[in-house]
Context: one part of a larger RNA
């Protein structure tokens, strides 16, 4: 030095565990903010670095309700307090709430600096205290601003890529940017589809169908009708006509006309309405406010039934006997508990605040018949030319929709559409507006679940984690869980320089569970014995 065995060190795999995650389901909520938000800075405790809470009333104040013996957070210890005159704790409401931050008196290198006005303190002040002073819109009442995870609508809008290169095309109206809103948004009551038969607003899903089409007819893109389902809900103006007020014009001062505002009226395609004649006061409603009732949420309350025995450190496991069950879900307790504890099934409960449903009243809205001469029925609109865009459809024979530009009708004997266009036929009534539900999403709350993870996994984060640390910055971004049933966390003695470390002693079931603490693999290091050279 090699090998083998034994015993140690080292290391932290593995097993077991779970405070944390992940993914769903069912309910709820879907906003917060000048009454100063989100997010922070700085403070705040007897002692106090961090986290949490709170704000100079500062781990808190007041009222009401719950609850019933301890309490002063994580978090030990000492001190000092508090509490059956009901504390701590839980819920509801209220008060306080420094400074920064939309930040808003002015400024500013956020958490700082400096002011005006009014009132107060003071003998007085250049000091202090309280209030107030930004800008925009406004019907003059008030409103806006900023923040927020996704979902929505609009404006704007790529490239990589694919086409085996690449330019039309694709990716894709995607990503990104901007604006705005709601709990949903958008759409929506046919100038719609259809086809000789009919349907009857919109939205979403299934299906039609990878079909019809479109396409350097390449790559690709890709409908609709009929059908089935979810959910269902329809309405209001403009105008004609009538009235009224103001202004203007005119006047023979009686008026008349025009414009504008307001009130009534009226709202559609088997055309309707105005107008003329006749008649009626009912019915319903998606909506306002108030009151009552019920119910739900935000604290809670009651809640059945077990003993003995041996083993063991410990019984819930074994053995023996017994009981409850509308409760044998689950968790905890010194090993595995229906009957020990918390609970569970079930039954109850609110001074306060909020929601939902319903009833009543109330505000608001809501109907007919006949006649058909006249009037009305949305104009720089429909349509057209040129250039673009949207439609599954790339300009095509290209309908339909939008419009930058140039033009430009008709008026119910009207007008539009049915994929060039024309005729017939059929369907509809544009150029004003509103509209719940079925649909999308989850920063968040409650409840429940998992052939989801179990500390290199699961969120980046089970732990003072978006922390430490890195970077000028945008930004990047960790590692790190486990003594024991209970600290019973090792009094005392010895070695030692020792507050290091170790050896005794003691605790404990165990200390080879000793705080670098469950189990404790391998690499690696050592000691001893044997053997080989």
């Nucleotide at each position: 030095g090699g090998c083998a065995c034994a015993c140690a060190g080292g290391g932290g795999a593995u097993g077991c565990c779970u405070u944390g995650g992940c993914u769903u389901u069912g309910a709820g909520a879907g906003g917060c903010g000048a009454a100063g938000a989100a997010g922070g800075a700085c403070g705040u405790g007897a002692u106090a670095a961090g986290c949490u809470g709170c704000g100079a009333u500062a781990a808190g104040g007041u009222a009401c309700g719950g609850g019933g013996a301890g309490g002063a957070g994580c978090a030990a210890a000492u001190a000092u307090c508090u509490u059956u005159u009901g504390a701590u704790c839980c819920g509801u409401a209220c008060a306080u709430u420094u400074c920064c931050g939309a930040a808003u008196g002015g400024g500013g290198a956020a958490a700082c600096c400096c002011g005006g006005c009014u009132g107060g303190u003071u003998g007085a002040a250049g000091a202090c205290c309280a209030g107030u002073c930004a800008c925009c819109c406004u019907u003059a009442g008030g409103g806006g601003g900023g923040c927020g995870a996704a979902c929505g609508c609009g404006c704007u809008g790529a490239a990589c890529u694919g086409a085996a290169a690449c330019a039309u095309c694709u990716a894709a109206g995607u990503a990104g940017g901007c604006g705005c809103a709601g709990g949903a948004a958008g759409a929506g009551a046919a100038a719609a589809c259809a086809a000789u038969a009919g349907u009857g607003a919109u939205u979403u899903c299934c299906g039609u169908a990878g079909u019809a089409g479109u396409g350097g007819c390449g790559a690709g893109c890709g409908a609709a009708c009929u059908g089935g389902a979810a959910a269902u809900a329809g309405c209001c103006c403009a105008a004609a006509c009538c009235g009224u007020a103001a202004u203007u014009g005119u006047u023979u001062c009686g008026g008349c006309a025009a414009u504008u505002g307001c009130g009534g009226g009226g709202u559609u395609g088997u055309a309707g309405g105005a107008c003329u004649a006749c008649g009626a006061u009912a019915u319903g409603g998606a909506c306002u406010u108030u009151a009552g009732a019920a119910u739900u949420a935000u604290a809670g309350u009651g809640g059945a039934a077990c003993c003995g025995u041996a083993u063991g450190g410990a019984a819930a496991g074994g053995c023996g006997g017994u009981c409850c069950g509308u409760a044998g879900a689950g968790g905890g307790u010194g090993a595995g508990a229906g009957g020990c504890c918390c609970g569970u099934a079930c039954a109850c409960g609110a001074a306060a605040u909020a929601g939902u449903u319903u009833u009543a009243a109330u505000a608001c809205c809501u109907a007919g018949u006949a006649g058909u001469a006249u009037c009305c029925u949305g104009a720089g609109u429909a349509g057209g030319g040129c250039g673009g865009g949207a439609c599954a459809u790339g300009u095509g024979a290209a309908a339909u929709c939008c419009u930058g530009u140039c033009u430009g009708a008709a008026u119910c004997u009207g007008c539009c559409a049915g994929a060039a266009c024309c005729a017939u036929c059929u369907g509809g009534u544009a150029a004003g507006g509103c509209u719940a539900a079925a649909u999308a999403c989850u920063c968040c709350u409650c409840a429940a679940a998992g052939a989801c993870c179990g500390a290199u996994a699961g969120c980046g984060a089970a732990c003072g984690a978006g922390u430490a640390c890195u970077g000028u910055g945008a930004a990047g971004g960790a590692a790190a869980g486990g003594u024991g049933a209970a600290a019973a966390g090792a009094a005392c003695c010895c070695u030692g320089a020792a507050c290091a470390a170790g050896g005794g002693a003691g605790u404990g079931a165990a200390a080879a569970a000793g705080a670098c603490c469950c189990u404790g693999a391998a690499a690696c290091u050592g000691u001893g014995u044997g053997u080989c050279u």
The part of an RNA shown here (large-subunit ribosomal RNA, domain I) has 533 nucleotides and comes from a Sphingomonadales bacterium. The sequence was found in a public genome assembly. Model confidence (mean pLDDT): 84 of 100. Rfam family: Bacterial large subunit ribosomal RNA.